[in-house]
Overview: The RNA shown here (transfer RNA) has 72 nucleotides and comes from a Minisyncoccota bacterium. Its Rfam family is "tRNA". Rfam classes the family as a transfer RNA. NCBI's taxonomy places the organism under Bacteria, Bacillati, Minisyncoccota. It was read from a public genome assembly.
RNA sequence: GGGUCUAUCGGUUAAUUGGUAAACCACUGGUUUCCAAAACCAGGACUGCAGGUUCGAGUCCUGCUAGACCCG
Repeated sequence: GGGUCUAUCGGUUAAUUGGUAAACCACUGGUUUCCAAAACCAGGACUGCAGGUUCGAGUCCUGCUAGACCCG
């Protein structure tokens, strides 16, 4: 220099081939307990960045950023 893949709550992963972004763990509050743990109930938090297409984008297109790998 060329190419392929990946990027979603704090962490690990979903999202039916474009139609209201979900689950588990963790976290916060409550119930329970002498206190805690466990259990149960409730809650907050997310699509790497900037554009484009579309009535509608996590999903399609372009560029960039970061990471992994391959070729030279």